[in-house]
Context: one part of a larger RNA
């Protein structure tokens, strides 16, 4: 890891509720005693309630309405309206009950009490057991090669009056050096998991707080520690076993055979609560009632203060002008003073630019009430109601409107729809984007999306774009492609000019008064200021721009010839270009493609569990039928958690019926049958047991539980 055994909602008790069965205004006994039928009138529910309580107490008396059903007015149940009992009160009025079914037993669902569907804690108490491993202490033993170093003190010499000081010796001090055994256990963090700590080389110490033998002593909230919460038998921030104990766990993981009918929530309140759980919503199942539900479109009336919008309609914020000196006030200035005059505010009026969630002189749309009529659904039985079971209370995405946020694959909200609980196609691949809502088979036909090749289908047509491989992407994730620009090139549409010849090129001309006037050392079209006329002309400015000290030269407006037909200013659109930068090589899904690219349009085609044709199953309903049932409809048959229904298979007991040595059970192959759990039959093996129908009991179904035990 595989394999084969094993493995998880039980059992009493009690309460509820269905279903079956007994009795029935009753129902039933329990201990116990004889004994298989009985006693057991103790008790328990019911059959009256109201009131703290004293206490008092309801028996259908009455009237409409009506479902089912049938004689169409009757009508069991049902409904409403009156009367009833009690509390309470002077009363009126309020509550609360009231028009008779229960109880026993027995299955089943559910709640509680218990270990309660199985395993799983760290933990807490208690009684022992442990210092052969280790700390520390006490008694008794034991061991430490060699080498260096060279205190104290002693002795000789020198010196000194004497001491004291030099000197050599002499000796051997020491928690001293160097290193062996002995003892540790620093570094590679080296090797190494045929180590639960070895091994290697390196390193610490080695006459002392030294090693070490053998025996004692201290015990679990203690011990013993040169203190690291170290260490107390591979266990220590409280040892080990055992016992309370199956502690407890709102938490993790399991939880065992089919099929069919329906099918959820991830929201409100509330919780020492946000991982639980409780009501209430939502899901199912049974009853009951008996007509109405739903709001989809349409019309009508009515609500309303949000988008927008507006402020000379209020509140508040705000830009600039001009004008009155009008109510003040600053500051300057004239005068003895009154009082004048400039200037800033300040107020008025006129104008001008703009804002507001907590502004409205306005004012939609969707929207919400109600009515009506139209649709869908329903007597094959809505909605409600009652009662019995529940799951959920972690949500999420998508478009529409919103609020924070500078954004988020962001938080948070209302509407609607998916995915949770949805397969199929089809976007390369891809929970929620597009299509469709999948009982089973076989054909057909179409939807999204596609038709060059991978790869099912047009290298389809018809018109025009683009030359950027732009593209070849519905959108998104897996990036968008902006402002601003373009004399890229299509197309439209205004406006001028044009055979009285345009634009562009060429070629000629571009005068004169005058070098206008002033300035100016000088200013002559052409530093600079004013001014800008007349004349000759086809035309030529008091001159477009080089140019000069100033003049000159060039040149441009402007004509004029020549050429010959369109020309040009401007504006919208469409495509495409630049704008355009990321870090392994690289993506349109590749290939490649000049369309197989983009825009309009037109036939075909393909292409899903859609839809249609045929068959088959179930499920609901309805007609028949005494029953299995058979017919017909069906705008029935996706589905997690969940609820309901019906069923298959293990074992063992009763009763009925059967197999079998002429071969059980079991194991191996293999055909068939059932929608399915599962059956039946055949062949080999095997070699003594085994089934079927009812029923009844259950230690009753495994693929998981880092599941137990084996086995490999």
């Nucleotide at each position: 890891g595989c394999c084969a055994g094993g493995g998880a909602g039980u059992u009493u008790g009690u309460u509820u509720a269905a279903g079956u069965g007994g009795c029935g205004a009753g129902g039933a006994u329990a201990a116990u005693c004889u004994u298989u039928a009985g006693a057991g009138c103790a008790u328990c529910c019911g059959a009256a309630g109201c009131g703290a309580a004293a206490g008092c107490a309801a028996a259908g008396a009455g009237u409409c309405c009506g479902c089912a059903g049938u004689u169409u007015a009757c009508a069991a149940g049902g409904g409403a309206c009156u009367a009833g009992g009690u509390a309470u009160u002077a009363a009126u009025g309020u509550g609360c009950c009231a028009g008779a079914a229960g109880u026993c037993a027995c299955u089943u669902g559910a709640g509680c009490a218990a270990g309660a569907c199985c395993c799983g804690a760290a933990a807490c108490c208690g009684a022992g057991c442990g210092a052969u491993c280790u700390a520390a202490c006490c008694c008794u033993g034991a061991g430490u090669a060699a080498g260096g170093u060279g205190a104290a003190a002693c002795g000789a010499a020198u010196u000194u009056u004497u001491u004291a000081a030099u000197u050599c010796g002499u000796g051997g001090a020491g928690g001293c050096c160097u290193g062996a055994a002995g003892a540790g256990u620093u570094a590679c963090u080296g090797c190494g998991u045929g180590c639960a700590u070895g091994c290697g080389u390196u390193c610490u110490u080695c006459u002392a707080a030294c090693u070490u033998g053998g025996g004692g002593c201290u015990a679990g909230g203690g011990g013993u520690g040169a203190a690291a919460a170290g260490c107390c038998a591979a266990u220590c921030g409280a040892g080990c076993u055992c016992g309370g104990u199956u502690a407890u766990a709102g938490c993790u993981g399991g939880u065992u055979c089919c099929c069919a009918c329906c099918g959820a929530a991830a929201u409100u309140g509330a919780u020492c609560u946000a991982a639980g759980u409780c009501a209430a919503g939502u899901c199912u199942u049974a009853g009951u009632u008996g007509a109405g539900a739903c709001u989809a479109a349409a019309a009508a009336a009515a609500g309303g203060g949000u988008a927008g919008a507006g402020c000379u309609a209020c509140g508040g914020a705000u830009u600039g002008a001009a004008g009155g000196c009008a109510u003040u006030g600053g500051g300057g200035g004239a005068g003895a003073a009154a009082u004048c005059c400039c200037u800033c505010a300040u107020c008025c009026u006129u104008u001008u630019g703009u804002c507001c969630a907590a502004c409205u002189c306005c004012a939609a749309a969707u929207c919400u009430u109600c009515u009506u009529u139209u649709g869908u659904c329903u007597u094959u039985g809505a909605a409600g109601c009652u009662a019995g079971g529940a799951a959920a209370c972690g949500g999420g995405g998508g478009c529409c409107c919103g609020c924070g946020g500078u954004a988020a694959g962001c938080g948070u909200g209302g509407g609607u729809u998916c995915c949770g609980a949805g397969a199929g196609g089809g976007g390369a691949a891809c929970a929620a984007c597009c299509c469709c809502g999948a009982u089973u088979g076989u054909a057909a036909u179409u939807a999204a999306g596609g038709u060059c090749c991978c790869a099912a289908a047009a290298u389809a047509c018809u018109a025009a774009u683009u030359a950027a491989g732009u593209g070849u992407u519905a959108a998104a994730g897996g990036g968008u492609g902006a402002a601003a620009g373009g004399u890229g090139u299509a197309u439209a549409a205004u406006g001028u000019c044009c055979a009285a010849g345009a634009c562009a090129g060429c070629a000629g001309g571009a005068a004169g008064g005058u070098a206008u006037g002033c300035u100016u050392a000088g200013a002559a079209g052409c530093a600079g200021c004013a001014a800008u006329c007349c004349u000759u002309u086809a035309a030529a400015a008091a001159g477009u721009g080089u140019g000069u000290a100033a003049u000159a030269a060039c040149u441009u407006a402007c004509c004029u010839g020549u050429c010959a037909a369109g020309a040009u200013c401007u504006u919208g659109u469409g495509c495409c270009c630049u704008g355009a930068a990321a870090a392994u090589g690289g993506a349109c899904g590749g290939g490649g493609c000049u369309a197989a690219a983009u825009u309009a349009g037109u036939u075909a085609c393909c292409g899903a569990u859609a839809u249609u044709a045929c068959a088959a199953a179930c499920c609901u309903u309805a007609a028949c039928g005494a029953a299995u049932g058979u017919u017909a409809a069906g705008u029935g048959u996706g589905g997690u958690a969940g609820g309901u229904g019906g069923g298959c298979g293990u074992a063992u007991u009763a009763u009925u019926u059967g197999g079998a040595c002429a071969g059980a059970a079991g194991c191996u192959u293999u055909u068939c049958u059932g929608c399915g759990a599962a059956g039946a039959g055949a062949a080999g093996u095997g070699g003594a047991c085994c089934g079927a129908a009812u029923a009844a009991u259950a230690a009753u179904g495994a693929a998981a539980a880092u599941c137990c035990u084996g086995g490999u």